The RNA shown here (transfer RNA) has 71 nucleotides and comes from Ictidomys tridecemlineatus. Rfam family: tRNA. About the family: Transfer RNA (tRNA) molecules are approximately 80 nucleotides in length. The coordinates come from a structure-prediction model, not an experiment, and the mean pLDDT is 81.
RNA sequence: GGAAUGUAGCUCAGUGGUAGAGUGCAUGCCUGGCAUGCAUGGGGCCCUAGGUUCAAUCCCUAGCACUUCCA
Numbered sequence: 001g002g003a004a005u006g007u008a009g010c011u012c013a014g015u016g017g018u019a020g021a022g023u024g025c026a027u028g029c030c031u032g033g034c035a036u037g038c039a040u041g042g043g044g045c046c047c048u049a050g051g052u053u054c055a056a057u058c059c060c061u062a063g064c065a066c067u068u069c070c071a
Base pairs, nucleotide, nucleotide: 001069002068003067005065006064009023010022011021012020017054025041026040027039028038029037047063048062049061050060051059
């Protein structure tokens, strides 16, 4: 210097109209008890700051963090 990534505790979806899954966590059911299983619930101002738009997780710019490639 080039490229990619940044969304729930963790791993990841989500191609402009107020964000989801798996797993984990809590509660209840089930059991003599545990595990498994079933149901319900909590947990996000989508890395930061601007811009475009009626409207931005999404598009544009800059920055930050991390990964990778070249020198």
The source organism's lineage runs through Eukaryota, Opisthokonta, Boreoeutheria, Euarchontoglires and Ictidomys.